The RNA shown here (transfer RNA) has 72 nucleotides and comes from a Candidatus Dormiibacterota bacterium.
Rfam family: tRNA. By type it is a transfer RNA.
Taxonomically the source falls in Candidatus Dormiibacterota (Bacteria, Bacillati).
Its mean pLDDT, the model's own confidence on a scale to 100, is 84.
The same sequence occurs in records of 2 taxa.
[in-house]
RNA sequence: UGCGGCGUGGAGCAGUGGCAGCUCGUCGGGCUCAUAACCCGAAGGUCCCAAGUUCGAGUCUUGGCGCCGCAA
Repeated sequence: UGCGGCGUGGAGCAGUGGCAGCUCGUCGGGCUCAUAACCCGAAGGUCCCAAGUUCGAGUCUUGGCGCCGCAA
C1' cells in the first nucleotide's frame, strides 16, 4: 500500500428497511438452617464516527477510525 472479514448493554452473540433482543454476568426478592442450584423481577445500549438514499436505516450506499486475517 491493496484485498477480505468484523465493530450492537459488563462479556459472548442474534437481529427479511418498520419503536433493538438472547445467553451469561450484575442488582433486588423468593426458596433454604445456610450456600449453591432453581424461581420471579429490575437496571444497564446516542447499534464505532460522519454524510447520503428513504416516509422510515442496526440493516442499503460513500468516506473515515479501530481490530483481525491474507498479499506485497